RNA sequence: GCUGUUGUAGCUCAGUCGGUAGAGCACUUCAUCGGUAAUGAAGAGGUCAUGGGUUCGAUUCCCAUCAACAGCU
Repeated sequence: GCUGUUGUAGCUCAGUCGGUAGAGCACUUCAUCGGUAAUGAAGAGGUCAUGGGUUCGAUUCCCAUCAACAGCU
């Protein structure tokens, strides 16, 4: 330098044919218990890596950029 994969909640990851974004763990509150753990209920937390384009509408399609990883030279 070229090619490919990945980037979504604090962490690990889902999310198909484009239509208001979810789970587990963690966190907060409450209940249960003499107390802790465990269990149950509720809740908070996201500019979907960044910037453009297409579209009535984009996490999803297209282009560029950035980062990580792999391969080729």